[in-house]
Molecule: FMN riboswitch aptamer (RFN element)
Organism: Desulforadius tongensis
RNA sequence: ACUUAUUCUCAGGGCGGGGUGAAAGUCCCCACCGGCGGUAUCCCAGCUUACGCUGGGGAGCCCGCGAGCGCUCCUUUCGUUCCGGAGGGAGGUCAGCAGAUCUGGUGAAAAGCCAGAGCCGACGGUAAAAGUCCGGAUGAAAGAGGAUAAGG
Numbered sequence: 001a002c003u004u005a006u007u008c009u010c011a012g013g014g015c016g017g018g019g020u021g022a023a024a025g026u027c028c029c030c031a032c033c034g035g036c037g038g039u040a041u042c043c044c045a046g047c048u049u050a051c052g053c054u055g056g057g058g059a060g061c062c063c064g065c066g067a068g069c070g071c072u073c074c075u076u077u078c079g080u081u082c083c084g085g086a087g088g089g090a091g092g093u094c095a096g097c098a099g100a101u102c103u104g105g106u107g108a109a110a111a112g113c114c115a116g117a118g119c120c121g122a123c124g125g126u127a128a129a130a131g132u133c134c135g136g137a138u139g140a141a142a143g144a145g146g147a148u149a150a151g152g
Stems, first nucleotide, its partner, number of pairs: 002151009016030004031132002033121002035065004042057006060119002068097002070094001071091009101117005123135003
């Protein structure tokens, strides 16, 4: 250093101004935000005579993942049963919702760089329709970092 096991810690941002209105952080105009892993023609640092190597950073819309909703199963309760309503729990590939990018430039090559113009954002709630407010959530989790033990 690696592998396996156990364990600990951490792990999401954003409505400011104006308009309409009885009422809007929900509509309209202007604004603001971008989880995790991968990919890398970019950036930084170190090393190298150099080719280059090592480390760090680097995509919301390229690939994949997470939470949420759906789905399936279990369960509590209400409506007499079927079936349905409401609540709780489990599963996690089943993948259905899960979303959204083009143009120009550079270049051997661009989905990633530079420039410009676009686009997207779970569920429930609400005096009015929400990416930005409130709630489930002091939750869960992609994963990140550490500790301990064993191993070849």